[in-house]
Molecule: Bacterial RNase P class A
Organism: Jiangellaceae bacterium
RNA sequence: CGAGCCGGCCGGGCGGCCGCGUCGAGGCGCUGCGGCGUCUCGCCGAGGAAAGUCCGGACUCCACAGGGCAUGGUGGUGGGUAACGCCCACCCGGGGUGACCCGCGGGAAAGUGCCACAGAAAGCAAACCGCCGGCGCCAUCGGUGCCGGUAAGGGUGAAACGGUGGUGUAAGAGACCACCAGCGCCCGGGGUGACCCGGGCGGCUCGGCAAACCCCACCUGGAGCAAGGUCGCGCAGGAAGCGUUCGAGGGUGACCCGCCCGAGCUUCCGGGUAGACCGCUGGAGGCCGCCGGCAACGGCGGUCCUAGAUGGAUGGUCGCCGGUCCCGGGCAACCGGGGCGCACAGAAUCCGGCUUACAGGCCGGCUCGUCCC
Numbered sequence: 001c002g003a004g005c006c007g008g009c010c011g012g013g014c015g016g017c018c019g020c021g022u023c024g025a026g027g028c029g030c031u032g033c034g035g036c037g038u039c040u041c042g043c044c045g046a047g048g049a050a051a052g053u054c055c056g057g058a059c060u061c062c063a064c065a066g067g068g069c070a071u072g073g074u075g076g077u078g079g080g081u082a083a084c085g086c087c088c089a090c091c092c093g094g095g096g097u098g099a100c101c102c103g104c105g106g107g108a109a110a111g112u113g114c115c116a117c118a119g120a121a122a123g124c125a126a127a128c129c130g131c132c133g134g135c136g137c138c139a140u141c142g143g144u145g146c147c148g149g150u151a152a153g154g155g156u157g158a159a160a161c162g163g164u165g166g167u168g169u170a171a172g173a174g175a176c177c178a179c180c181a182g183c184g185c186c187c188g189g190g191g192u193g194a195c196c197c198g199g200g201c202g203g204c205u206c207g208g209c210a211a212a213c214c215c216c217a218c219c220u221g222g223a224g225c226a227a228g229g230u231c232g233c234g235c236a237g238g239a240a241g242c243g244u245u246c247g248a249g250g251g252u253g254a255c256c257c258g259c260c261c262g263a264g265c266u267u268c269c270g271g272g273u274a275g276a277c278c279g280c281u282g283g284a285g286g287c288c289g290c291c292g293g294c295a296a297c298g299g300c301g302g303u304c305c306u307a308g309a310u311g312g313a314u315g316g317u318c319g320c321c322g323g324u325c326c327c328g329g330g331c332a333a334c335c336g337g338g339g340c341g342c343a344c345a346g347a348a349u350c351c352g353g354c355u356u357a358c359a360g361g362c363c364g365g366c367u368c369g370u371c372c373c
Stems, first nucleotide, its partner, number of pairs: 001369010012321007020045002023042008047344001051355002054353005059224004072219004076090005091105001092103004106215002111213002113209003128154002130150009162180006181205001183202008228278004237269006249261004285304008322342001323340007
């Protein structure tokens, strides 16, 4: 310099004007004295994913003696964590020259089931072509029919019951032998473990699928903040009292009388709709330093914080800077002018993850190749 691999981070900045929401202070108005409305001022006011709602928890209500079954889930090993299907480290298998990446990674010699198409045959394997032997017929080599042997060769297939060489045979075959691969058992060594290294023996080989049933180990009650709780207008319900020409109550009215209407009125009770309030936002919290650990993470100390709406606020506009595109000038750095508001998106109980979307940009570590010293 070129080509890559991995990790972390930012994702516009400052200001003016107008507007919106929570909270605080003050003024005014109303009030059942608890507050409410309105105006002014002040503080604060979306994200790395607030998203999908896919896992795990906190919290709340319901259910529940204990145990088992069932259902659903998880699945190499060891750690981390409140917990997880997440994270870290390692093991095994696969890919890459390499940095590194990928793996739904327990069990298929417990059982059952399935293995499309092609093919003779797909699991107690199998004779289509071929090869070999016997017998018959035709007959010059040979051809053909029947019976039998054969998985070495051909062909089909994702897959055809180990590979190479030899012995052997009519032809062949782990039938036998040597080496190799694989499986099982035993022994020694290393590791917490998954597993790895070495040696011996065995039958000679026992295919794949468990994201098919199933088996094994572990986990697992249900619903979710519209959870749940408090107050509770009116209507309907219940009880008591008063009243229906001996007139409760209402209207008029400051009040009394009067006048008019007149059969219901008042109080209490429990339930709870609308509505209001609580739940509600400071927490397994962020940052910095030290210590322990390979790491995930943990411990200690210091420091920092402030959305909480409920028809649902977080917006609009302008200026400067930044970014990007176009034009002109310049060898270039750059200078001048103009255009574009400029990625994905957006809280709704909270937290830990995963996944998905994302214009543009920054930082760190590592690998391979080429050249130079």